Background
Predicted 3D model of a 356-nucleotide part of an RNA (large-subunit ribosomal RNA, domain IV) from a Gemmatimonadota bacterium. It matches the Rfam family "Bacterial large subunit ribosomal RNA". Rfam links the family to the GO terms structural constituent of ribosome and ribosome.
[in-house]
Context: one part of a larger RNA
RNA sequence: UUGUGGAGAAGGAACUCGGCAAAAUUUCCCCGUAACUUCGGAAUAAGGGGAGCCCGCGUUAGGUGAACCCAAUGCAUGGGGGAGCCGAAGCGGGCCGCAGAGAAUCGGCCCAGGCGACUGUUUAGCAAAAACACAGGUGCCUGCUAAGUCGCAGAGACGACGUAUAGGCACUGACGCCUGCCCGGUGCCGGAAGGUUAAAAGGAGAGGUCAGCCGCAAGGCGAAGCUUUGAAUUGAAGCCCCGGUAAACGGCGGCCGUAACUAUAACGGUCCUAAGGUAGCGAAAUUCCUUGUCGGGUAAGUUCCGACCUGCACGAAUGGCGUAACGAUCUGGGCGCUGUCUCCUCCACAAGCUCG
Numbered sequence: 001u002u003g004u005g006g007a008g009a010a011g012g013a014a015c016u017c018g019g020c021a022a023a024a025u026u027u028c029c030c031c032g033u034a035a036c037u038u039c040g041g042a043a044u045a046a047g048g049g050g051a052g053c054c055c056g057c058g059u060u061a062g063g064u065g066a067a068c069c070c071a072a073u074g075c076a077u078g079g080g081g082g083a084g085c086c087g088a089a090g091c092g093g094g095c096c097g098c099a100g101a102g103a104a105u106c107g108g109c110c111c112a113g114g115c116g117a118c119u120g121u122u123u124a125g126c127a128a129a130a131a132c133a134c135a136g137g138u139g140c141c142u143g144c145u146a147a148g149u150c151g152c153a154g155a156g157a158c159g160a161c162g163u164a165u166a167g168g169c170a171c172u173g174a175c176g177c178c179u180g181c182c183c184g185g186u187g188c189c190g191g192a193a194g195g196u197u198a199a200a201a202g203g204a205g206a207g208g209u210c211a212g213c214c215g216c217a218a219g220g221c222g223a224a225g226c227u228u229u230g231a232a233u234u235g236a237a238g239c240c241c242c243g244g245u246a247a248a249c250g251g252c253g254g255c256c257g258u259a260a261c262u263a264u265a266a267c268g269g270u271c272c273u274a275a276g277g278u279a280g281c282g283a284a285a286u287u288c289c290u291u292g293u294c295g296g297g298u299a300a301g302u303u304c305c306g307a308c309c310u311g312c313a314c315g316a317a318u319g320g321c322g323u324a325a326c327g328a329u330c331u332g333g334g335c336g337c338u339g340u341c342u343c344c345u346c347c348a349c350a351a352g353c354u355c356g
Stems, first nucleotide, its partner, number of pairs: 001351008010342002014340001019337001027051005036041001038174001052095006062086003068080004096100001108335007115327002120132002136172007148158003175322004180252003185249002187245005194240003200234002205229005212221003253271005280314001281311001292308005
């Protein structure tokens, strides 16, 4: 000096991002326990008191249950009987120590809020959480050789020796109150009149070649066949089209004016849209401006709680708003407690260092 333990005057979170760490609490019995609540809880809430040993009440309560007696009885069984033994709890009195759950094991508590209902699960080796899961809710698919899945376009298998109160997929996530408007776009479902449209069918027409014909020649014309092409026409799904569907993907406006102070605008006008955000909530895990403003708490509060609403850029199963219980969760406050600190000191052990 470092590590691991131990002790500390006065103060007691002034430390610090933050009470991190430590301290404190801790057992049993008795008393006593609030808001809130899904009536189960919350509860070991909180907050108090007691605890050793000896004597007495005490032949305690209670337990056990021998001898013996009875059932015409020697076993057994039942009834009576109470010896002996074990033995609380409580009350009264007394004794000792600094200290009586004498060591060890062994919850700190309260208030308020966010998130997630809960018990669970997770990043084996930096994250345990407000992430995942979850019962519950909803939508869609599936009538059985089911849908869906694995598999080589196979066989076969799972689904399931199940059958729509079943199985698959997706979203949401207990419970309570609820879940508004938009189908124009995209998707899905339904429709089939019209438009468009593939292969294929079809073969009008065109080209090449060539017997032959014309021509003095160069060259020209050119049937059949073969060959290279090839228009019209016929031709499905799809797309266009017509409807439906948002607990499908998603979306849910602007400007101007107006009331007898001012301010504001229930009201009016106008433009655009598929429709212009309903209830509830709101500076929020969301608010840029922002430490918004007001109130509370503090001597003093960018955090916190309650309000306001100007929501840069909440909002209803990518669920909205509440919610008892729960949480090694996150945030703010308080009591207790302390070497976290003011401000450091000492002790023990281990290591290091020096000498040997």

Overview
Lineage of the source: Bacteria > Pseudomonadati > Gemmatimonadota.